[in-house]
RNA sequence: UUCCGAUAAGAGCAAACCCGGGGUAACCCGGCGACGCAAAGCCUAUGGGUCCAUUACAUGGAUAGCCGGGUUGCCGAA
Numbered sequence: 001u002u003c004c005g006a007u008a009a010g011a012g013c014a015a016a017c018c019c020g021g022g023g024u025a026a027c028c029c030g031g032c033g034a035c036g037c038a039a040a041g042c043c044u045a046u047g048g049g050u051c052c053a054u055u056a057c058a059u060g061g062a063u064a065g066c067c068g069g070g071u072u073g074c075c076g077a078a
Base pairs, nucleotide, nucleotide: 004076005075012037013036018031019030020029021028022027035065041071042070043069044068047067048066049063050062051061052060053059
C1' cells in the first nucleotide's frame, strides 16, 4: 500500500413513529427521535428492481437506508 473488518479507540450518519410544510400520489424538506449502517460519504435512475400518477400500455414522476457499479475516505486487531 492492497485485501479485510474487532466486544478496539476516536468520530460520523440517522430508520420508524410523531409535529410543521410541499406534492394528486409515490415521496421530499425541517424538527424530535434512534432502527440500524464499515462508507447509510459523493456520483450513477440510460445496470437491475420496486413504488406513484395517468389511462389503454406508452409516457411522466419517486426511491441511492432495495441490490449493483464508479469514486474518495477514519482506525488497524485477526
Predicted 3D model of a 78-nucleotide RNA (c-di-GMP-I riboswitch aptamer) from uncultured Geobacter sp. Of the family's consensus pairs, 85% are formed in the model. The coordinates come from a structure-prediction model, not an experiment, and the mean pLDDT is 90.